[in-house]
Context: one part of a larger RNA
RNA sequence: AGACGGGGACCCACACAAGCGGUGGAGCAUGGGGUUUAAUUCGAUACUAAGCGGGUAACCUUACCCAGACUUGACAUCUUGAGAACUUUCUAGAAAUAGAGAGGUGCCGCAAGGAACUCAAUGACAGGUGCUGCAUGGUUGUCGUCAGCUCGUGCCUUGAGGUGUUCGGUUAAGUCCGUAAACGAGCGCAACCCUUGUCCUAUGUUGUAUUUUUCAUAGGAGACUGCCCGGCCUAACUGGGAGGAAGGUAAGGAUGACGUCAAAUCAGCAUGGCCCUUAUGUCUGGGGCCACACCCGUGCUACAAUGGUCGGUACAAAAGGUAGCAAAGGAGUAAUCCGGAGCCAAUCCCUAAAACCGAUCUCAGUUCGGAUUGAGGGCUGCAACUCGCCCUCAUGAAGUUGGAAUCGCUAGUAACCGCGUAUCAUCUAUGGCGCGGUGAAUAUGUUCCUGGGUCUUGUACU
Repeated sequence: AGACGGGGACCCACACAAGCGGUGGAGCAUGGGGUUUAAUUCGAUACUAAGCGGGUAACCUUACCCAGACUUGACAUCUUGAGAACUUUCUAGAAAUAGAGAGGUGCCGCAAGGAACUCAAUGACAGGUGCUGCAUGGUUGUCGUCAGCUCGUGCCUUGAGGUGUUCGGUUAAGUCCGUAAACGAGCGCAACCCUUGUCCUAUGUUGUAUUUUUCAUAGGAGACUGCCCGGCCUAACUGGGAGGAAGGUAAGGAUGACGUCAAAUCAGCAUGGCCCUUAUGUCUGGGGCCACACCCGUGCUACAAUGGUCGGUACAAAAGGUAGCAAAGGAGUAAUCCGGAGCCAAUCCCUAAAACCGAUCUCAGUUCGGAUUGAGGGCUGCAACUCGCCCUCAUGAAGUUGGAAUCGCUAGUAACCGCGUAUCAUCUAUGGCGCGGUGAAUAUGUUCCUGGGUCUUGUACU
């Protein structure tokens, strides 16, 4: 100087407390461990792994296993020879592939030849999701959007080092004010950026009989403790008020200091070294990644009457659409099929659902709950057996609010309700990312638990 303390003082945070709703019990979905397996590919393991990489595993993907094949190779450059490329038929085979034919002669150039592509030969080489994240780049998580981390000159100390950065106030903030052997400065804080909220102007659009307007785009205005009262060194600031769409950081986002964990990633990419080279490379068919005594994480659906079922009625936003989105009309109980107006989109997807009104059920393992299973259909796709989704009928498990423990959340938030989208032939989405609708309770406070910051003290630790 640090680090640590079941030392001290001060301060902060959904950290506790005050509340609301969950998880932990059930069934299922999904990920992980374990076990099994020919293989169940690999990585990630307290917080900071486990609906994570993967933002879609039937084939492909795919890296794993079995079997069948290839060896200058699936891919790149160079050399030589032949042929344009290409289209197509037959035979064997699970396919990869192997064999045998048929058609075809292009472009540039007078010609020789050339460009592009295919086949064969040759070796230089290709190739490797093989190892090392403890050789690395790049990127990322975390403490933490916490308020810290440093430098120049000066001063102090024999020196390591200190001072500045402390102290008194104050702040969300090393934010600002005052003081002081310090005076300044940098990276962080804040501001500058984006979105939302109010108004004005212009243009376009929608609607309307019209004026006014909705919406979109662009440019501006507006908020600064500016004004008033009180407190405080009359400093910073703070309590209250006015006006205002908005008030003291208006709300949300983006933005992540010096560093920590030899944290994560050689399987996104790049890359040193090592290793494989008729195989650890490459192609194909099938299987596996979906196994199942069990354990864990994250979720969905419930256990019902603030409810279930039936009928009626109402109100969004934001996204997406040409190998696409698809209306009307028709068929079917339905999934879906026929159809194809319109759309490069305020016209389609698109009836939002909770809500509200009426009827019924009357506290039951039920008209709750929907797992599981049987039968019949539909869709995608070369192909749904392993292993897809959807519809109809039948079936109708567990479950009566969950032990110890534990998680999220302070306002348009939690909770509840539906809608969209990326990936995508289809789909395992209950996941991820967004969008709106309805819309609370509580915070007296900082004794305690957890994490963090500043100062100080002790130390047999560095």

The prediction has a mean pLDDT of 82. A computed fold for a 462-nucleotide part of an RNA from a metagenome, annotated as small-subunit ribosomal RNA, 3' major domain. The full RNA is in RNAcentral, with records from SILVA.